The part of an RNA shown here (small-subunit ribosomal RNA, 5' domain) has 542 nucleotides and comes from an uncultured prokaryote. Its Rfam family is "Bacterial small subunit ribosomal RNA". Rfam links the family to the GO terms ribosome and structural constituent of ribosome. The RNAcentral record of the full RNA draws on ENA.
[in-house]
Context: one part of a larger RNA
């Protein structure tokens, strides 16, 4: 000098940060990932009209459209933690002629004809429950078959160019294989019709191929703690061939063959540890550190495994095993806060079971919108930093009181009282900005597309709509010196001194050392010094 600090005494306000460092110990409760009806079938409820009935009610038509289901996209992001890891984990600089990439952007081409199911639902059954089984019905942008197919993939075969060996790029030919899905709105130009649609059109989607962006995978070089009281380690080990596997290289896996490979420039073993940008210190070199924020990695009760998918071996998915907790009709089931709050425990020690999606961002959706403990805010803690205040000026017979005294006086001390003034903060009242830009709707104009002046898309102009925070903040006014100072030290180091008490006792102490009858070192008082809403102590680093 510094701190994610703790403890003691004390404590007025604000701003901005920051707060489970220990048990990666166990968790009650609530919330933290959904969304789409413009992909699909069904349709509870309610409303309206009509019919039947004495009534309860029932039937038909139209609208509304809950819950669950099929399907799509998202649940691989965002959020948490630092257990493990000494490793291509991380950092820097490269490589892929050995590789993928959903959504997004650009370009080219296409979307033809069919089929069979299944959940929901109904019926029946089993079970305490979780849930399960059978029969029957139905839809799709779910699933399947066929067609078309090239600059796609594969085999064979030419040409040209290039390279860095395997090869790469461009351009031909024969053959084989492989696509698709529809939906909302508008309209009558075309077709069929003569209301409209299976037609046309706009938009949103779909399929194949090429390119891009962003994001990933693999790989190379260098760097990355302590220990030799760890000196030898290794058999898929090191290399090759065939095969398998992967998006892809590779002992990644397997069969066979060979016997290699690493090591004193520290292999192997043991201990410790997430890494970096940074942060602290220091003149620097260096040393220490990795909290908040940002990048990367790893983990998700413990261990293992795969499935789905563009992407996971998946925090709030699945399966198996284990420990623990809970339910049970004892047959069997359910769960995973290292998400946000909160609770117990352990600890010197670390917060609210708060408000809101108004902003920023994310998911889904044409959109309205829905969801979002991300985020924006508020709350608690002097935990840290910064700012402000607790008054200002005058005021001597130098009051009183305290303390000291050589008893003359000195000191506290312009300090107080008193007089004049000011009005920050806190308090009362009033007033007011910005965080709001959009989106949507509506009106107009222009352009595009079209048969079209409709609808739609794009741009532009106007109007309208949206605030959790927030009884906050700013500004104005009012009242009022009123509500706001402590802590540590005073022997030397080290700024600051006397008296009394005590008597090697009680005690102090960072080091030197004080205390045994005049203690500037213990305790108290007066005085003084330092810092100040803090001051000291302890711990740790330089």
């Nucleotide at each position: 000098a510094a701190c994610g600090a703790a403890c003691g005494c004390c404590a007025g306000c604000g701003g901005c940060g920051u707060g489970g460092a220990u048990u990666a110990g166990g968790c009650a409760u609530g919330c933290a990932a959904g969304u789409c009806g413009a992909a699909c079938g069904c349709g509870a409820u309610c409303c309206a009209g009509g019919g039947g009935g004495c009534a309860a009610c029932u039937c038909c038509u139209g609208g509304u459209g809950a819950a669950a289901g099929u399907g799509g996209c998202g649940g691989a992001a965002g959020g948490g933690u630092g257990a493990g890891u000494a490793a291509c984990g991380c950092a820097u600089a490269g490589a892929c002629a050995a590789c993928g990439u959903a959504c997004c952007c650009c370009c080219g081409a296409g979307a033809u004809g069919g089929g069979g199911a299944u959940a929901a639902c109904u019926c029946a059954g089993g079970g305490a429950a979780a849930c399960c089984u059978g029969a029957g019905c139905u839809a799709a942008u779910a699933c399947c078959c066929a067609a078309u197919g090239g600059u796609g993939u594969c085999c064979c075969u030419g040409g040209a160019g290039g390279g860095a060996a395997u090869c790469c790029u461009c351009u031909g030919g024969u053959g084989a294989c492989u696509a698709a899905a529809g939906g909302u709105g508008g309209c009558c130009u075309c077709u069929g019709a003569a209301c409209c649609a299976u037609g046309c059109u706009c938009c949103c989607g779909c399929u194949c191929g090429g390119g891009g962006a962003g994001g990933g995978g693999u790989u190379u070089a260098u760097g990355u703690c302590c220990u030799a009281u760890c000196a030898g380690c290794u058999u898929g080990u090191u290399g090759g061939u065939g095969g398998g596997g992967u998006a892809a290289u590779g002992g990644c896996c397997u069969a066979c063959c060979a016997u290699g490979g690493c090591u004193a420039u520290g292999a192997c073993g043991g201990g410790u540890a997430g890494c970096c940008g940074g942060c602290c210190u220091g003149a620097g070199a260096g040393g220490g550190u990795g909290u908040u924020c940002g990048g990367c990695c790893a983990c998700a009760c413990u261990g293992g495994g795969a499935c789905u998918g563009a992407g996971a071996c998946a925090c709030u998915g699945c399966c198996c095993a284990g420990a623990c907790u809970c339910c049970u009709a004892c047959g069997g089931g359910a769960g995973g806060c290292u998400g946000c709050a909160g609770u117990c425990g352990a600890g010197a020690a670390u917060c609210u079971u708060c408000c809101g999606c108004a902003a920023u961002g994310g998911g889904c959706g044409c959109a309205a919108g829905c969801c979002u403990g991300a985020c924006g805010g508020a709350g608690c803690g002097a935990c840290a930093c910064c700012g402000c205040g607790u008054g200002u000026a005058g005021g001597a017979u130098g009051a009183a009181g305290g303390c000291c005294u050589u008893c003359g006086g000195g000191u506290u001390g312009u300090a107080a009282a008193c007089u004049a003034c000011u009005g920050u903060c806190a308090c009362c009242g009033g007033u007011u900005a910005g965080g709001a830009a959009a989106u949507g709707c509506u009106u107009g104009c222009a352009c595009g597309g079209u048969a079209a002046u409709a609808u739609c898309g794009u741009g532009u102009a106007g109007a309208u709509u949206u605030g959790a925070c927030a009884a906050a903040g700013g500004c104005c006014u009012g009242a009022a010196a009123g509500g706001a100072a402590g802590c540590c030290a005073c022997g030397g180091c080290u700024a600051a001194c006397u008296u009394c008490g005590u008597g090697c006792c009680a005690g102090c102490a960072g080091c030197c050392g004080c205390g045994g009858u005049a203690a500037g070192a213990c305790g108290a008082a007066g005085g003084u010094g330092g810092c100040g809403a803090g001051c000291g102590u302890u711990g740790u680093u330089c």